[in-house]
Context: one part of a larger RNA
RNA sequence: AGACGGGGUCUCACACAAGCGGUGGAUCAUGUGGCUUAAUUCGACAGUAAGCGAGGAACCUUACCAGGGCUUGACAUGUCAAUGAACCUUCGGAGAAAUUCGGAGAUUCCACAAGGACAUUGAUACAGGUGUUGCAUGGUUGUCGUCAGCUCGUAUCUUGAGACGUAUGCUUAAGUGCAGUAACGAGCGCAACCCUUGCUCUAUGUUUUAUGUGUCAUAGAGGACUGCCUGGGAUAACCAGGAGGAAGGUGAGGAUGACGCCAAAUCAGCAUGACCCUUUGAUGCUCUGGGCGGCACACGUGAUACAAUGGCCGCUACAAUGGGUUGCCAACCCGUAAGGGGGAGCUAAUCCCAUCAAAAGCGGUCUAAGUUCGGAUUGAGGUCUGAAACUCGACCUCAUGAAGUUGGAAUCGCUAGUAAUCGCCAAUCAGCCACGUGGCGAUGAAUACGUACCUGAGACUUGUACU
Numbered sequence: 001a002g003a004c005g006g007g008g009u010c011u012c013a014c015a016c017a018a019g020c021g022g023u024g025g026a027u028c029a030u031g032u033g034g035c036u037u038a039a040u041u042c043g044a045c046a047g048u049a050a051g052c053g054a055g056g057a058a059c060c061u062u063a064c065c066a067g068g069g070c071u072u073g074a075c076a077u078g079u080c081a082a083u084g085a086a087c088c089u090u091c092g093g094a095g096a097a098a099u100u101c102g103g104a105g106a107u108u109c110c111a112c113a114a115g116g117a118c119a120u121u122g123a124u125a126c127a128g129g130u131g132u133u134g135c136a137u138g139g140u141u142g143u144c145g146u147c148a149g150c151u152c153g154u155a156u157c158u159u160g161a162g163a164c165g166u167a168u169g170c171u172u173a174a175g176u177g178c179a180g181u182a183a184c185g186a187g188c189g190c191a192a193c194c195c196u197u198g199c200u201c202u203a204u205g206u207u208u209u210a211u212g213u214g215u216c217a218u219a220g221a222g223g224a225c226u227g228c229c230u231g232g233g234a235u236a237a238c239c240a241g242g243a244g245g246a247a248g249g250u251g252a253g254g255a256u257g258a259c260g261c262c263a264a265a266u267c268a269g270c271a272u273g274a275c276c277c278u279u280u281g282a283u284g285c286u287c288u289g290g291g292c293g294g295c296a297c298a299c300g301u302g303a304u305a306c307a308a309u310g311g312c313c314g315c316u317a318c319a320a321u322g323g324g325u326u327g328c329c330a331a332c333c334c335g336u337a338a339g340g341g342g343g344a345g346c347u348a349a350u351c352c353c354a355u356c357a358a359a360a361g362c363g364g365u366c367u368a369a370g371u372u373c374g375g376a377u378u379g380a381g382g383u384c385u386g387a388a389a390c391u392c393g394a395c396c397u398c399a400u401g402a403a404g405u406u407g408g409a410a411u412c413g414c415u416a417g418u419a420a421u422c423g424c425c426a427a428u429c430a431g432c433c434a435c436g437u438g439g440c441g442a443u444g445a446a447u448a449c450g451u452a453c454c455u456g457a458g459a460c461u462u463g464u465a466c467u
């Protein structure tokens, strides 16, 4: 100088407390461990792994396994030689396919001699590797933490390591600022600049509207600055209250993540050093089938419930974000339905998904029960996608109708348009195991006395047998 303390003082944070709703018990979905397996590919492991990489495993993906096949190779650039348009279409045989054997058709371009482009075959340099090492690396990322810290130049002090600056008082969300001071300045961070949103005005008007218009959309401007008032405070910074205002003291949200820590994560996104495999039984390439979905069990994350603030039936309302041409698919018809037929419109403010919602409201019924709760599981019949739904898809109809009556110890999230509840859209995607993820709106609370305690963090100080 650090680090640590079941040392001290001060400060902060959904850290506790005050509240609301959950998890832990049930069933299912999903991930992980374990077990099993020919293979159940690999990575990630307290916080900072476990609905994570994967924003979508029937084949493909796919890296794994069994078997079949290829060896200048599925892919790249050369060199040499030979042949030919490349290539495409088609028929037959073998095969699980990859592939292979045989036959037929077709005969290019620059140039018109050669040669070249391109392709095939043979040879040779080489290719190839999701093989190892993240403890050889780049790049990227998590975390402390959007915490307020981390440093430098010169000067000064000290024998020196080093200190000071960056003690201190007040203040702030903030090393934010004011005062002050052996320091004076500066840098990376903070804040601001950026985006979205809330209010007003102006311009324009594809869509909308019968029109005018402007809910709205697009573009631009204004508006909030402790600007004004009162009180407190050192007359400062600032704090408390008030006025006006759509908004008040950072208005709300996002993006933005300092020096560094964990030899943290990633050689399987990519790149890359070194090492290893490379030929006739490859760690390369390809194909078929299987596996990644396997089930005594354990853990994580979720969905649905256990009901009357409810279930079911009927009627009646109110959104926003988005997506669409190999696509979205209207009207109409058929079907109980999934869906089928149909074909209008739309490259979209125009048409469609989508009358765009559901909770909500009104009326009826059920009457405390394992039920008209709950929907797992199973049987039968269908629909759709796709060469193909057995392993292993989703959906519909009928039947079946399990556990579950609010969950031990323990534990999680949240401070306002938030929690909770309700639906809608999208990415990926042929289809979908999505109850996941990312968004969007609808309804819309309770509580915060406070900082003794738990957890984490910051500042100063103190102790130390640690570095």
Stems, first nucleotide, its partner, number of pairs: 001467002003464003007461007015451002019414005026304008034295002042053002064290007073126001077125008088105007109116002128277002131275003137271002139266003142262001144260001149188006156163002168179003194254004199222007225248001228242005293433001306407001310366007322353003327346002332341003373404001378399007420443007